[in-house]
């Protein structure tokens, strides 16, 4: 100082927040949605489209559509 294991810890799961539970990363990571067209391909391009606040659950905040007062 470099390489490896472990445990801890710590990020991370297409739009906030948070409880609890799951998965991944371990910092040259994990993670970055689908459809359509272009294009030899590309993790590439587009004055194209749609759909969800979750990664699962439950609350709240925003957004939306219908319907009572």
């Nucleotide at each position: 100082g470099a390489u490896g294991c472990c445990a801890a810890g710590g990020g991370c799961g297409a739009u906030g927040g948070a409880a609890u539970c799951c998965g991944c990363c371990u910092u040259g990571a994990a993670u970055u949605g689908c459809c359509c067209c272009u294009g030899a391909a590309a993790c590439a391009g587009g004055c194209g489209g749609c759909u969800g606040a979750u990664g699962a659950c439950u609350c709240c905040u925003a957004c939306c559509a219908a319907g009572c007062g």
Source information
Fluoride riboswitch aptamer (crcB RNA motif) from an Acidobacteriaceae bacterium, 69 nucleotides, folded computationally. Its Rfam family is "Fluoride riboswitch aptamer (crcB RNA motif)". The family has 289 seed sequences and 2,293 matches in Rfam 15.1. Rfam links the family to the GO terms positive regulation of gene expression and response to fluoride. NCBI's taxonomy places the organism under Bacteria, Acidobacteriota, Terriglobia, Terriglobales, Acidobacteriaceae.